RNA sequence: AAAUAAGUGUCGGAGAGUUUGAUUCUGGCUCAGAACGAAUGCUGGCGGCGUGGAUAAGACAUGCAAGUCGAACGGGACAUUCCUGUAGCAAUAUGGGGAUGUUCAGUGGCAAACGGGUGAGUAACACGUGAGAACCUACCUUCAAGUGGAAGAUAGCCAGUCGAAAGAUUGGGUAAUACUCCAUAGUCCCGAAAGGGUAAAGCCGUAAGGCGCUUGGAGACGGGCUCGCGUCCUAUCAGCUAGUUGGCGGGGUAACGGCCCACCAAGGCAAUGACGGGUAGCUGGUCUGAGAGGACGACCAGCCACACUGGAACUGAGACACGGUCCAGACACCUACGGGUGGCAGCAGUCGAGAAUCUUUCACAAUGGACGAAAGUCUGAUGGAGCGACGCCGCGUGGAGGAUGAAGGUCUUCGGAUUGUAAACUCCUGUCGCCACAGAGCAAAGCAGCGCAAGCUGCCUGAUAUUAUGUGGAAAGGAAGGGACGGCUAACUCUGUGCCAGCAGCCGCGGUAAUACAGAGGUCCCAAGCAUUGUUCGGAUUCACUGGGCGUAAAGGGUGUGUAGGAGGCAAGGCAAGUCUGGCGUGAAAUCCCGGCAUUCAAUGUCGGAAUUGCGCUGGAUACUGCCCCGCUCGAGUGCCGGAGAGGAGAACGGAAUUCCUGGUGUAGCAGUGAAAUGCGCAGAUAUCAGGAGGAACACCGAAGGCGAAAGCAGUUCUCUGGAAGGUUACUGACUCUGAAACACGAAGGCUAGGGGAGCAAACGGGAUUAGAUACCCCGGUAGUCCUAGCAGUAAACGGUGCGGGCUAGAUGUUGGCGGAUUCGACCCCGCCAGCGUCGCAGCAAACGCGUUAAGCCCGCCGCCUGGGAAGUACGGUCGCAAGAUUAAAACUCAAAGAAAUUGACGGGGGCCCGCACAAGCGGUGGAGUAUGUGGCUUAAUUCGAUGCAACGCGAAGAACCUUACCUGGCCUUGACAUGCAGUGUUCAACUGCGGAAACGUAGUGGCCCGCAAGGGCGAACUGCACAGGUGCUGCAUGGCUGUCGUCAGCUCGUGUCGUGAGAUGUUGGGUUAAGUCCCGCAACGAGCGCAACCCUCAUGUCCUGUUAAGCUCUCUGGACAGACUGCCCUGCUACAACGGGGAGGAAGGUGAGGAUGACGUCAAGUCAGGAUGGCCCUUACGGCCAGGGCUGCACACGUACUACAAUGCCCGGUACAGAGGGAAGCAAGACCGCGAGGUGGAGCAAAUCCCCAAAACCGGGCCCAGUUCGGAUCGCAGGCUGCAACUCGCCUGCGUGAAGCCGGAAUCGCUAGUAAUGGCGCAUCAGCUACGGCGCCGUGAAUACGUUCCCGGGCCUUGUACACACCGCCCGUCACAUCAUGAAAGCCUGUUGUUCCCGAAGUGCCUUUGGCCCUAAGGAAUGACCGGUAAUUGGGAUGAAGUCGUAACAAGGUAGCCGUAGGGGAACCUGCGGCUGGAUCACCUCCUUU
Repeated sequence: AAAUAAGUGUCGGAGAGUUUGAUUCUGGCUCAGAACGAAUGCUGGCGGCGUGGAUAAGACAUGCAAGUCGAACGGGACAUUCCUGUAGCAAUAUGGGGAUGUUCAGUGGCAAACGGGUGAGUAACACGUGAGAACCUACCUUCAAGUGGAAGAUAGCCAGUCGAAAGAUUGGGUAAUACUCCAUAGUCCCGAAAGGGUAAAGCCGUAAGGCGCUUGGAGACGGGCUCGCGUCCUAUCAGCUAGUUGGCGGGGUAACGGCCCACCAAGGCAAUGACGGGUAGCUGGUCUGAGAGGACGACCAGCCACACUGGAACUGAGACACGGUCCAGACACCUACGGGUGGCAGCAGUCGAGAAUCUUUCACAAUGGACGAAAGUCUGAUGGAGCGACGCCGCGUGGAGGAUGAAGGUCUUCGGAUUGUAAACUCCUGUCGCCACAGAGCAAAGCAGCGCAAGCUGCCUGAUAUUAUGUGGAAAGGAAGGGACGGCUAACUCUGUGCCAGCAGCCGCGGUAAUACAGAGGUCCCAAGCAUUGUUCGGAUUCACUGGGCGUAAAGGGUGUGUAGGAGGCAAGGCAAGUCUGGCGUGAAAUCCCGGCAUUCAAUGUCGGAAUUGCGCUGGAUACUGCCCCGCUCGAGUGCCGGAGAGGAGAACGGAAUUCCUGGUGUAGCAGUGAAAUGCGCAGAUAUCAGGAGGAACACCGAAGGCGAAAGCAGUUCUCUGGAAGGUUACUGACUCUGAAACACGAAGGCUAGGGGAGCAAACGGGAUUAGAUACCCCGGUAGUCCUAGCAGUAAACGGUGCGGGCUAGAUGUUGGCGGAUUCGACCCCGCCAGCGUCGCAGCAAACGCGUUAAGCCCGCCGCCUGGGAAGUACGGUCGCAAGAUUAAAACUCAAAGAAAUUGACGGGGGCCCGCACAAGCGGUGGAGUAUGUGGCUUAAUUCGAUGCAACGCGAAGAACCUUACCUGGCCUUGACAUGCAGUGUUCAACUGCGGAAACGUAGUGGCCCGCAAGGGCGAACUGCACAGGUGCUGCAUGGCUGUCGUCAGCUCGUGUCGUGAGAUGUUGGGUUAAGUCCCGCAACGAGCGCAACCCUCAUGUCCUGUUAAGCUCUCUGGACAGACUGCCCUGCUACAACGGGGAGGAAGGUGAGGAUGACGUCAAGUCAGGAUGGCCCUUACGGCCAGGGCUGCACACGUACUACAAUGCCCGGUACAGAGGGAAGCAAGACCGCGAGGUGGAGCAAAUCCCCAAAACCGGGCCCAGUUCGGAUCGCAGGCUGCAACUCGCCUGCGUGAAGCCGGAAUCGCUAGUAAUGGCGCAUCAGCUACGGCGCCGUGAAUACGUUCCCGGGCCUUGUACACACCGCCCGUCACAUCAUGAAAGCCUGUUGUUCCCGAAGUGCCUUUGGCCCUAAGGAAUGACCGGUAAUUGGGAUGAAGUCGUAACAAGGUAGCCGUAGGGGAACCUGCGGCUGGAUCACCUCCUUU
């Protein structure tokens, strides 16, 4: 939804992916479904039923597709037969006639107008549907009547002529159901009537009779004509029309009619879309869809149109005729060049074009058609077969058993898993195909005979068909593929590849571990098919009738008046158009649906029903709508009364201020800015006083205020004038609402003409700023701004909210009016109406928000929207002086564009707060020399890594060899090292000799156990195979570890609550803290990781312990315990809190100092070279050994240090005081030698016992401001030490030498107390050392912090955002290059078409007829219009990974942005004027909410 009272029962609508960091919404794109006359790819066993030139209505070879009738007619030929002539003996040959049969061309009749094809044209009475009147209809049925007489031709044929042919023509003779005449005329035709007019044909048959013929009536069938309704897109087609519209009279037709003609009138059509353009055969139906719809019109069926293109008529019942005629044209063919012939959009077939569409088949056996009396003939209609998986349907390719879960394949964590009961194997079955045999139905008619008839009997007919089907046989034997497997979407692994090759429907995959490419295995889905492509509908409620929207997403017209149209208050009556309902007719069949039947089923076929939602006619109903009529007052309007107002127009007047002019006073500046400069001023400015001129605008009042339709309106007064509100309830009586078209108004800017011009100010000039500055800032300044008269017609013309009406809680402020109460009067107060605001319930909304001034709930009408860009652009039209306005696309391109809100991040936004962040200080770095690291350069190699903070005295807590990874050269190949297997069996190790730089090579001796020995065994080695090995690559495949933000105070969870949701709340707020520390409050309540504390060291004490030659206290060593907690007092803030300030006591006081400890995470941060490890790569080398070299190389640049530049210093002498560590291949005392480094020697010590050990300071002396008694680089000589070895390339000592450097530019670093600064000592690594580095230790021992404005970093809250790879973000425009589509364009070229003129075939008609006239196709010419193609050049547009210039926008985007307009400029843009908030921030005002 339909049936029904209900029960009941039938049908019946699915979504997903993709915008974001995430979310909700809007919105497009895409997918899953079904279908097809399809095509393409791969594959292909059988059958049934269907179906098959969609493109070139392009051209066609060949064959066939329409003939038939001798019972209409004459003749020819042939056959049979009969009669007969001539020649011949005859056979025979050759004639004539008749009959029968066959056949040929012709005359004649009927058919050929059906059947068959195609869809070019056609937007139309073409089609569909329903009506209608002025018509025709051969054959057929039926009824009535008739069918009498006569004549002349003609084809065929014969003869001749022309022609290549096609054919034409002349003469002669001939028949008919051919043609003509006469007669008859009831019906028939004309006519009012009288009257007049018009027919015919025969044939067959012995006959009966039959078939015909003529006339008329009726029917049936078929057709012609008319009308209502329905029937695509386009308004960027708005006006069209002269036979046009109508009339009268004619003509014409089967028939009505401008169908045609003459005359008359001037009509006819159109926004309900005429006319024009484009497209198209229409319908039953088909596909899809829940339906409503949408798309389509193959096959089948109905209608129409066409037949090479155009025109025309003839014949005929019917045609303006597919296989007829004539003409013209194009094309093709034949030709003797004179002339002819042809029309497959019939069936087959060919070529062509195309992605693409079949056999040049059989048969008339059936069905149907034409002709015929019939037999029959014809029939590419039709019935069949063939080809094509093109579609639908059915069947098969086997079934059952079968585990060691075989082999093989694939994967693997190497155990196994999977392919997989799958196979093999065993047992069965026998569909299809194959072989053999049998073998239909579709057949009834017809003919013949019999019969009165019904009927009976007999004969004959099958293309398909070697068929269907049946029986038998053999045999698992002959029969499976395609696509997919990232999500959507069912299905996963390996290998190869390495942003390549490729995939892709959308999102998107591929840059070395790809379930997305390619291959393989496996899996999934379908299956003789499977995919792909194309198209249609669906999904898409994404054009929304069913069934959408317009505040911010696309969308309300700038505003009003108002025409058409649409809609319309209360009550009564009438009509019955809409509406509802009954009946009748129609809605072809087929299709769809339901039921039955048939083919074994199905597809398919068939029978019946239902349905066909429609149209017409008719009867009824009258609630609603409509129409007519009569009323009503509440809608609307009018009147009257008193008030409010920047409502409009005109005129007059006024004061303040700016500028200018004149004069006075007066002197050096004024003006301007971030700072300046240009500018003005000693020729007297600015300032100040007085007077004058002129133009423009109107402070305060002033407001969330008022008025107006909007734009808009503000000094005062006058004149004219519009509207609204309130009160009153007198009048009219629905007069109303809305409103395409139209008309009017319409800010600013702009234009025209004339005025005016004080100030301001596009353009312009100058000065600044800047990399530049066509800007922002400054000094000037013209249009303009003002007035008058016109034009223009746009704005963020905004409340981004069309107008009108009704209904739906309130609170509060304010304006106007009225009423109540009160008062002397008023105000306050209470109430009503109308306006202007704020908050808010319900409700609505994606949210934001709206909320009686709706964006709520409804009604009416208008306007508008349908993804982003291209584009409000092009073309065309209209308007305008122009600028331009208005109307308004497409190609192409993207998968988004967008709205609101959320979490972050960010801001040259705001608030609060920290940090040696700044400030206040002290000392440094940056300058010098040296050391060291890095970059760069160099090199055979200068191995590699680390690169802002967070790489650079870093890995490296120690590169002469080694290390060592690099280079050169010499060598090795199961390897320097591990494990396993097989074989050999003393080849081996070790030692010695030789060669060599060594590695290594080579020669000799040659191991252990058992055994007397032979021999056996073990180990090593060798040979071979597995494998070893790699500091080779990837830190962007990884584990682990580390750095950093940051020791910053944060990061989260559970439950609950709020929100559609992302999320929020908690964690925000008020205080406080070093701290998300704590307290209070709070829809939150709790919890976790962080903070703090617990741990270590130091500071005090107690106890214990230990060392010392012994004892004791202290010091000291080690340990345990105590102690500090805002605990106490005062005070502040307040909120009785947390907390802050001060104090006491104490060794220590508010985390006491230091360390260890590093939340969630960020940086694809660092490390494959510490080690580990996936993948890749090398394997006589990218592995291994060795020697030498290099890592140390030096025009240069940077980082980090050391030493200095000196007198707070340096030198000499004297003299005192540590801590923490280390020590056996070690530390080494005292002593001796050496100037010294060091050497000799060795006591003591595995160490609270021994050894390694202070310097600054302090005391005394010298130096006297200088490149020095500062400084020590560099170089020379001589030594020492370590070590196989100090040349490249070690350290130290002595002597000599004595460089730069006199405190360091811009800039920059550390540090807040035992800190900085400064002095020395120790240790690790280590043979030695480049240590001046690193890690520790103790000595001496400061200064400063007002404070948080600024720089940097960080935390919390809030705000804006176009950012989310998160501001190192995003992003705009010019220019340059490439590609693509498109606009304009001098022209050039098709096509369509209008008008006019010329010429004019065939043909109908007409005439005065060897001819002419009218009309006209084709052709020619002229001139327009429209659609398109092409084009030098040109305009913008789109797209493209890395081009150029700038930085316009997003944050206050660094000058807030945007809209309209005007000017200017490389470009984004800038500036002026007016407007908007869709502007941040601060302050103030007002209102609201809460208290």

This is a predicted structure of a 1491-nucleotide RNA (small-subunit ribosomal RNA) from an uncultured Verrucomicrobiae bacterium. It matches the Rfam family "Bacterial small subunit ribosomal RNA". Gene Ontology terms of the family: structural constituent of ribosome and ribosome. Model confidence (mean pLDDT): 84 of 100.